A computed fold for a 475-nucleotide part of an RNA from Madagascaria erythrocladioides, annotated as small-subunit ribosomal RNA, 3' major domain.
Context: one part of a larger RNA
RNA sequence: UGACGGGGGUCCGCACAAGCGGUGGAGCAUGUGGUUUAAUUCGAUGAUACGCGAGGAACCUUACCAGGGCUUAAAUGCAUUCGGACAGGUGUGGAAACACGCUUUUCUUCGGACCGUUUGCAAGGUGCUGCAUGGUUGUCGUCAGCUCGUGCCGUGAGGUGUUGGGUUAAGUCCCGCAACGAGCGCAACCCCUAUUCCUAGUUGCCAGCAAGUAAUGUUGGGGACUCUAGGAAGACUGCCGGCGUAAGCCGAGAGGAAGGUGGGGAUGACGUCAAAUCAUCAUGGCCUUUAUGCCCAGGGCUACACACGUGCUACAAUGGCCAGAACAGAGGGCAGCGAGACCGCGAGGUUAAGCCAAUCCCAGAAAACUGGUCCCAGUUCGGAUUGGAGUCUGGAACUCGACUCCAUGAAGGUGGAAUCGCUAGUAAUCGCCGGUCAGCUACACGGCGGUGAAUCCGUUCCCGGGCCUUGUACA
Numbered sequence: 001u002g003a004c005g006g007g008g009g010u011c012c013g014c015a016c017a018a019g020c021g022g023u024g025g026a027g028c029a030u031g032u033g034g035u036u037u038a039a040u041u042c043g044a045u046g047a048u049a050c051g052c053g054a055g056g057a058a059c060c061u062u063a064c065c066a067g068g069g070c071u072u073a074a075a076u077g078c079a080u081u082c083g084g085a086c087a088g089g090u091g092u093g094g095a096a097a098c099a100c101g102c103u104u105u106u107c108u109u110c111g112g113a114c115c116g117u118u119u120g121c122a123a124g125g126u127g128c129u130g131c132a133u134g135g136u137u138g139u140c141g142u143c144a145g146c147u148c149g150u151g152c153c154g155u156g157a158g159g160u161g162u163u164g165g166g167u168u169a170a171g172u173c174c175c176g177c178a179a180c181g182a183g184c185g186c187a188a189c190c191c192c193u194a195u196u197c198c199u200a201g202u203u204g205c206c207a208g209c210a211a212g213u214a215a216u217g218u219u220g221g222g223g224a225c226u227c228u229a230g231g232a233a234g235a236c237u238g239c240c241g242g243c244g245u246a247a248g249c250c251g252a253g254a255g256g257a258a259g260g261u262g263g264g265g266a267u268g269a270c271g272u273c274a275a276a277u278c279a280u281c282a283u284g285g286c287c288u289u290u291a292u293g294c295c296c297a298g299g300g301c302u303a304c305a306c307a308c309g310u311g312c313u314a315c316a317a318u319g320g321c322c323a324g325a326a327c328a329g330a331g332g333g334c335a336g337c338g339a340g341a342c343c344g345c346g347a348g349g350u351u352a353a354g355c356c357a358a359u360c361c362c363a364g365a366a367a368a369c370u371g372g373u374c375c376c377a378g379u380u381c382g383g384a385u386u387g388g389a390g391u392c393u394g395g396a397a398c399u400c401g402a403c404u405c406c407a408u409g410a411a412g413g414u415g416g417a418a419u420c421g422c423u424a425g426u427a428a429u430c431g432c433c434g435g436u437c438a439g440c441u442a443c444a445c446g447g448c449g450g451u452g453a454a455u456c457c458g459u460u461c462c463c464g465g466g467c468c469u470u471g472u473a474c475a
Stems, first nucleotide, its partner, number of pairs: 001475002003472003007469007015459002019422005026313008034304002042053002064299002067296004077121003082116003087104007106113002124288002127286003133282002135277003138273001140271001145184006151160003164175003190265004195233007205222002209220003236259001239253001240251004315415001319374006331362003336355002340351004381412001386407007428451007
């Protein structure tokens, strides 16, 4: 100087407390461990692994296994051997890769070009080392810290500044001070959102005017309104009162759409964990070279006494079922989205308008609301599992896809110890969309809106962190 302490002081955080809803019990989905296997490819393992890499494992992917085959599948250049073929067409064997036949057959300025072939150098390797590395990432932590120059103090390691008194979300600011300044962080600048104004008016809108219809901004027209998208204003403790030297704090003060960082995002200091990744990529070294490389078809990654994590669906009446009838936002679309009509109980099929989209389509939002029914039961709860019949994608659904219909109708009556999330348009709950994608294991992930709470007196305690101080046999 740090680190540590079941030392002290002080401050903060969904850390506790106060609340709401979960997990832990059931079934299923998914990941992991274990076990099994010819193989169940590899990596990730307290917090910071375990719906993670994977934002799509039937083939491919694919790295794994058993089998069949090749010695170059692809890139590059040099040297070298041989040839005019390679290749195309076609036949046999074969699961394919591949092997073996038949047939057609270069240009030339004669230097060679082009293509193939042989050999060597080489190439190739998802082989090893993340404890040789770059790059990227997690975490402490969006925590308020981490440092430097000069000066001063100390023999020196170092200290001071950065401590103290206040204040703040903040090393934020003020006052004081052997310090005076500065840098990386904080904040602001950036994006979205909340209000108003100006400009513009199509594909959006329809108040007033006119026309038309079974009905609809459908048509003429209009720019008022909504909206779209460009610009501008607006919030600064600016004003008032109280407290205070000041910074600032308090106010159910004003005004205002918004009030004290308005809400959200992006943004992650010096560093820590020899943290993660040689399998994104790059790369040193090592290893391999008729194989640890390459091609093919099949299997496996989907196994299953079990254990754990993360989720979904439930156990019902604030509900289930039936009928009626409302209200979003944000997205996607040409090898695409597909209206309408017809067929089918349905998944879907046939035909086909429109749309490269503020125009057309996906597209019916669902919970909510209104009416009816069920009457507390393992039920009209719950839907696992299983049988049968089908649809779609695809070359192909046996291993191993999703969906539909009929039948079947398991566990489950709110979950022990323990444990997680959340402070407001949040939790809870309800649906919608997207990427990947032929299809899909999506209940995942990333977004979007609808409905919409309770509680926070407080800091004694648990956990993590900041600052000061103290002890130490630790570095």
About this RNA: RNAcentral holds the full RNA, with entries from ENA.